About this RNA: The prediction has a mean pLDDT of 84. This is a predicted structure of a 499-nucleotide part of an RNA (small-subunit ribosomal RNA, 5' domain) from an uncultured bacterium.

Context: one part of a larger RNA
RNA sequence: CGCUGGCGGCGUGCUUAACACAUGCAAGUCGAACGGAAACAGCAGGGGCCUGCUCCUGGCUGUCGAGUGGCGCACGGGUGAGUAAUGUAUAGCUAACAUGCCCCAUAGAGGGGGAUAACGUCUGGAAACGGACGCUAAUACCCCAUACUCCUUAUAGUUGAGAUACUAUAAGGGAAAUGGAUUUCCGCUAUGGGAUUGGGCUAUAUGGUAUCAGCUAGUUGGUAAGGUAAUGGCUUACCAAGGCAAUGACGCCUAACUGGACUGAGAGGAUGAUCAGCCACACUGGAACUGAGACACGGUCCAGACUCCUACGGGAGGCAGCAGUGGGGAAUAUUGCACAAUGGGGGAAACCCUGAUGCAGCAACGCCGCGUGGAGGAUGACGCAUUUCGGUGUGUAAACUCCUUUUAUCAAGGAAGAAAUUUGACGGUACUUGAUGAAUAAGCACCGGCUAACUCCGUGCCAGCAACCGCGGUAAUACGGAGGGUGCAAGCGUUACUC
Repeated sequence: CGCUGGCGGCGUGCUUAACACAUGCAAGUCGAACGGAAACAGCAGGGGCCUGCUCCUGGCUGUCGAGUGGCGCACGGGUGAGUAAUGUAUAGCUAACAUGCCCCAUAGAGGGGGAUAACGUCUGGAAACGGACGCUAAUACCCCAUACUCCUUAUAGUUGAGAUACUAUAAGGGAAAUGGAUUUCCGCUAUGGGAUUGGGCUAUAUGGUAUCAGCUAGUUGGUAAGGUAAUGGCUUACCAAGGCAAUGACGCCUAACUGGACUGAGAGGAUGAUCAGCCACACUGGAACUGAGACACGGUCCAGACUCCUACGGGAGGCAGCAGUGGGGAAUAUUGCACAAUGGGGGAAACCCUGAUGCAGCAACGCCGCGUGGAGGAUGACGCAUUUCGGUGUGUAAACUCCUUUUAUCAAGGAAGAAAUUUGACGGUACUUGAUGAAUAAGCACCGGCUAACUCCGUGCCAGCAACCGCGGUAAUACGGAGGGUGCAAGCGUUACUC
């Protein structure tokens, strides 16, 4: 792709344009850090009265938009463009390193200060977004004090192959929120240890090509300085002239890697979907900021291409998240439900968020299982095919009799998954019981040899078949149809790639 199609379980589902994307959702949370009060509900006080509804005031209570602040947003999710080694795999090293949250231990938190958003007034702009002045709080920010252990410098000693390690002494430097709850508790600061996670280095392995043979000036090494958590030409200045290469440097082409999955008796070959580990990327290119951690998919800045808005001055955006659209293509699904479970973020908790995840939908795309009835029933109906005209085949097949009810339909009940007096999306699902009635369910390819399965008619080197050998020119088991048969079966054939 063609023909056909009953059900269930478990999986899988853009291999092409890392092409462009309408719309919705995918990262928030904390009022037990803070000043507060836009909204909702209640309460209290006052007024109007159409006597139980309407207005005003009060942060008083529950709460809470916007804002300051904390933690998270570096996880989880996607994709494979780049990368032949700055990657991956295995084994080591770090006397060259860091590590928020978590665990353990020791010690501590004394005194003070100035702002700022929100808010108010005025004001610019079409918008996005601002500007000026004034006011205010904190677990926001700053200063002083104290600190053996911490850091820097110096001296002496010890271990060791090696000191940047350890011990002692001296000088200098460096902390904090006595905050929040009020009842346990949660936080803050310093130091040491642990756990976890990461950074760096080394060795070996990890495509093709010599129709690529020479390559290299931060290049190779040293000294000094800078930089980093940390080693190092990582960067800079100076000095030397080195370094790599037929065991393939340099160049070009291709490619994410592995556990694995496929195939094979194995050795190997080819491969890297789902799942798991690691790497890289986030419209294209570059850069840093914040932070324990990023040079950050749904953050910032600059440049570029593209799309959109505009009052033409200027602005906005990034689905290789989940759905979905156009396009490309032989080809790949729903703009679904739920946070009930598992896990994650925030919170003291209640809880909130979570297209992670759990489920459902679509697709015979794959594997597995089940069914489409069972028994009896003629020296054998009809029909069809064939015939040597006697018959033979279809064929116990059908009809008919008896039986069963998987499945189907209808009705009733109805879970586990929840650990806990709350809580189940799936789901009135699975499952159970009853009723009805063979009732709802078989196709596809092939039949010359290879290769299981043969006759008749039509055609007449025509029409056609065919993987190979080869069939067809008037008796074609090879073409087309029919009857019969063979093989598989909810699939069967074809085509393509690989072993």
Its Rfam family is "Bacterial small subunit ribosomal RNA".
The RNAcentral record of the full RNA draws on Greengenes.